RNA sequence: GGUGAUAUAGCACAGCGGUAGUGCAUCUCCUUCAUACGGAGCAGGUCGCUAGUUCAAAUCUAGCUAUCACCA
Numbered sequence: 001g002g003u004g005a006u007a008u009a010g011c012a013c014a015g016c017g018g019u020a021g022u023g024c025a026u027c028u029c030c031u032u033c034a035u036a037c038g039g040a041g042c043a044g045g046u047c048g049c050u051a052g053u054u055c056a057a058a059u060c061u062a063g064c065u066a067u068c069a070c071c072a
Stems, first nucleotide, its partner, number of pairs: 001071007010024004018055001027041004048064005
């Protein structure tokens, strides 16, 4: 220098253009003399950034950034 993949909650990841979700963790409550285990519940997201297409974009298109892999 070229090609490709990935970017979504604190962590690991889902998500056919039509309300953004799961598990774990955090927090609250129940349980216990207390802790752990167990049970119930809440909160937490400008969907990497900037534009474009569309009635509508996490999703499609272009560019950029970061990480990883391969080629040279």
A computed fold for a 72-nucleotide RNA from Daphnia pulex, annotated as transfer RNA. The source organism's lineage runs through Eukaryota, Opisthokonta, Cladocera, Anomopoda and Daphnia. Its Rfam family is "tRNA". From the family's description: Transfer RNA (tRNA) molecules are approximately 80 nucleotides in length. Rfam classes the family as a transfer RNA.